RNAcentral holds the sequence, with entries from ENA. The RNA shown here (transfer RNA) has 75 nucleotides and comes from Caulobacter sp. 17J65-9. The prediction has a mean pLDDT of 82. It matches the Rfam family "tRNA". Rfam classes the family as a transfer RNA. Taxonomically the source falls in Caulobacter (Bacteria, Pseudomonadati, Alphaproteobacteria, Caulobacteraceae).

RNA sequence: GGGCGGCUAGCUCAGCGGUAGAGCGGCUGGUUUACACCCAGUAGGUCGGGGGUUCGAUCCCCUCGCCGCCCACCA
Numbered sequence: 001g002g003g004c005g006g007c008u009a010g011c012u013c014a015g016c017g018g019u020a021g022a023g024c025g026g027c028u029g030g031u032u033u034a035c036a037c038c039c040a041g042u043a044g045g046u047c048g049g050g051g052g053u054u055c056g057a058u059c060c061c062c063u064c065g066c067c068g069c070c071c072a073c074c075a
Stems, first nucleotide, its partner, number of pairs: 001071007010024004018055001026042005048064005
């Protein structure tokens, strides 16, 4: 330098055009003598940044950044 994949809740990931979800974790309540387990409820996201297409973008296009893999080149 070229190619490919990834970036979404605190963590691990789903969703791939139509008001953003799960598991675990957090918080509150129940249960218990108490803790754990279990049950119920609840909070938490400018979907990596910017721009474009569209009635509408996490999703499509361009660009930049970061992480990973492969190839090439130089010494």